[in-house]
Context: one part of a larger RNA
RNA sequence: AUUGAACGCUGGCGGCGUGCUUAACACAUGCAAGUCGAUCGGUAACGCGGGGGCAACCCUGGCGACGAGAGGCGGACGGGUGAGGAACGCUUGGGAAUCUGCCCUUCAGCGGGGGACAACCCGGGGAAACCCGGGCUAAUACCGCAUACGCUCCACGGAGGAAAGCCGGGGACCGCAAGGCCUGGCACUGAAGGAUGAGCCCAAGUCGGAUUAGCUAGUUGGCGGGGUAACGGCCCACCAAGGCGACGAUCCGUAGCUGGUCUGAGAGGACGAUCAGCCACACUGGGACUGAGACACGGCCCAGACACCUACGGGAGGCAGCAGUGGGGAAUAUUGGACAAUGGGGGAAACCCUGAUCCAGCGACGCCGCGUGGGUGAAGAAGGCCUGCGGGUUGUAAAGCCCUUUCGGUAGGGACGAAAGCUCUCGACCUAACACGUCGGGAGGUUGACUUAACCUACAAAAGAAGCACCGGCUAACUCUGUGCCAGCAGCCGCGGUAAUACAGAGGGUGCGAGCGUUAAUC
Numbered sequence: 001a002u003u004g005a006a007c008g009c010u011g012g013c014g015g016c017g018u019g020c021u022u023a024a025c026a027c028a029u030g031c032a033a034g035u036c037g038a039u040c041g042g043u044a045a046c047g048c049g050g051g052g053g054c055a056a057c058c059c060u061g062g063c064g065a066c067g068a069g070a071g072g073c074g075g076a077c078g079g080g081u082g083a084g085g086a087a088c089g090c091u092u093g094g095g096a097a098u099c100u101g102c103c104c105u106u107c108a109g110c111g112g113g114g115g116a117c118a119a120c121c122c123g124g125g126g127a128a129a130c131c132c133g134g135g136c137u138a139a140u141a142c143c144g145c146a147u148a149c150g151c152u153c154c155a156c157g158g159a160g161g162a163a164a165g166c167c168g169g170g171g172a173c174c175g176c177a178a179g180g181c182c183u184g185g186c187a188c189u190g191a192a193g194g195a196u197g198a199g200c201c202c203a204a205g206u207c208g209g210a211u212u213a214g215c216u217a218g219u220u221g222g223c224g225g226g227g228u229a230a231c232g233g234c235c236c237a238c239c240a241a242g243g244c245g246a247c248g249a250u251c252c253g254u255a256g257c258u259g260g261u262c263u264g265a266g267a268g269g270a271c272g273a274u275c276a277g278c279c280a281c282a283c284u285g286g287g288a289c290u291g292a293g294a295c296a297c298g299g300c301c302c303a304g305a306c307a308c309c310u311a312c313g314g315g316a317g318g319c320a321g322c323a324g325u326g327g328g329g330a331a332u333a334u335u336g337g338a339c340a341a342u343g344g345g346g347g348a349a350a351c352c353c354u355g356a357u358c359c360a361g362c363g364a365c366g367c368c369g370c371g372u373g374g375g376u377g378a379a380g381a382a383g384g385c386c387u388g389c390g391g392g393u394u395g396u397a398a399a400g401c402c403c404u405u406u407c408g409g410u411a412g413g414g415a416c417g418a419a420a421g422c423u424c425u426c427g428a429c430c431u432a433a434c435a436c437g438u439c440g441g442g443a444g445g446u447u448g449a450c451u452u453a454a455c456c457u458a459c460a461a462a463a464g465a466a467g468c469a470c471c472g473g474c475u476a477a478c479u480c481u482g483u484g485c486c487a488g489c490a491g492c493c494g495c496g497g498u499a500a501u502a503c504a505g506a507g508g509g510u511g512c513g514a515g516c517g518u519u520a521a522u523c
Base pairs, nucleotide, nucleotide: 001522002521003520005519006518007517008516009515012370013369014368015367016366017365018363019362020328025326026325027324029323030322031321034073035072036071039070040069042066043065046064047063048062049060050059051058052057080281081280082279089206090205091204092203093202094201095200098198099197103194104193105192106191107190108189109188111145113143114142120135121134122133123132124131125130151160152159153158165186166185167184168183169182170181173180174179207253208252209251214244215243216242219241220240221239222238224236225235226234256278257277258276259275260271261270262269263268283304284303285302286301287300306317308315309314334360336359337358338357342356343354344353345352346351373403374402375401376400383394384393385392386391407464409459410458411457412456413455417450421446422444423443424442425441426440427439428438429437467512468511469510470509471508472493473492474491478507479506480505481504482503488495489494
């Protein structure tokens, strides 16, 4: 000088930060990932409309909407933790044998069929979780057919391989109508490129121990194959006998790594909280499925420990998400508000979801700012302490008089954070179109958790606001009393055995100040 601190005494306000360093111990409860009806069959609840009824009410998917179901996208992000790991894990710099949903650019396409399964109905089993059988049905679910510039394979002759619709607008023409048709948008399919993200390889760097000196059998290489998005002993068969090591292999211990942080003139040393990048993990161990992406925190399966329900047959669970509880500990917060902003998922949008986030609460835990009053005031009051008894000191300190009102309190006013989305309108583009739609501009109204806020004004009265450590030397600050090697102090030297500036108290002083000391730790 510093700290994610703790402890003791003390404590007025605000701003900005920050807060389980220990048991990766166990967890009650709530919330933390959904969304789309403009993909689909539908209608459990609510509202509207229609029908019946005197009424209670009943019927009716026609409409707004929508539980459950099918389907799509998302749940691989965001958030947490640091257990493991000394490793291509991380850092810096290179590389070639790869994949990449959504997004952007370009080219081409989107024709025609089929069969199912849920929901639902019927029946059955079970305490439950849930399950089984039969029957009906839709789709952007599933499967063929057609077509294939480019794509894949190829013996270069050829062979194989796609798709899905939905919503809006409209003049002529066709149609009884639905609609066809035209057109715009969003989806969908194939291909090429990009962007982004990810996988892989290499060089170099990356803690301690030699009281660890030898280690290695898929081990090292080759040939052939398998496997992968991709290279590779990644895996397998065969062949060879290699590979690593005092430039520290192997073994043991310790540890997430980095940007950085602290210190220091620097070199260096120590550390890796908060914030940011990467990695690893998700009760413990193992495994794959789905998918563009996982071997998947709030998915699945198996085993184990723990723990819950049970009708004993069987089920259900995983806070190292946000709060919160027990426990451990010197020690670390609210079972708060809001999606207003930023961002994310879904959706054409409205919007929905979002313990990400933004805010608020608690803690002097840290940094910074402000206040606890200002001026005047000598009879140097009283009181305290000291005294050589004259006085000295506390001390302009107080009182008194004059003044101010920050902060806090009360009352009134009061922003920024909000721009959009939406509606109307103008222009350009698309188009047969002055529809619709897209882009750009203009106008209008609406949206704030924080917010009892920032800031401003008024009111009252100095009114509500100072402590802590030290005073032998180092080291700034001295006397009295008590005690008598006792009681005690102490960072080092050392104090205390009858005049102790070193113990304890007091007066006085010194230092810092909403803090001051102590302990721990680093330089």